Source information: A computed fold for a 74-nucleotide RNA from an archaeon, annotated as transfer RNA. Its Rfam family is "tRNA". Rfam classes the family as a transfer RNA. Model confidence (mean pLDDT): 80 of 100.

[in-house]
RNA sequence: GGGGCCAUUGUCCAGCUUGGUUAAGAUUCCAGGUUUGGGACCUGGUGACCCCGGUUCAAAUCCGGGUGGCCCCA
Numbered sequence: 001g002g003g004g005c006c007a008u009u010g011u012c013c014a015g016c017u018u019g020g021u022u023a024a025g026a027u028u029c030c031a032g033g034u035u036u037g038g039g040a041c042c043u044g045g046u047g048a049c050c051c052c053g054g055u056u057c058a059a060a061u062c063c064g065g066g067u068g069g070c071c072c073c074a
Base pairs, nucleotide, nucleotide: 001073002072003071004070005069006068007067010027011026012025020057029045030044031043032042033041050066051065052064053063054062
């Protein structure tokens, strides 16, 4: 220098190909129940689409450009 893959709650992981109501689930955390207390269990709640721009009635998803990570070629 060229090519490929990836980026989503504190953590893990779907959804993207095929755009569409409120971004699913697990765990953490918070509150309540239960318990003498704790743990475990049950119920409820909080919390996320890497950044900028474009297309569209509508973008996590499509397009362009960046940033970062991994791999391959030279």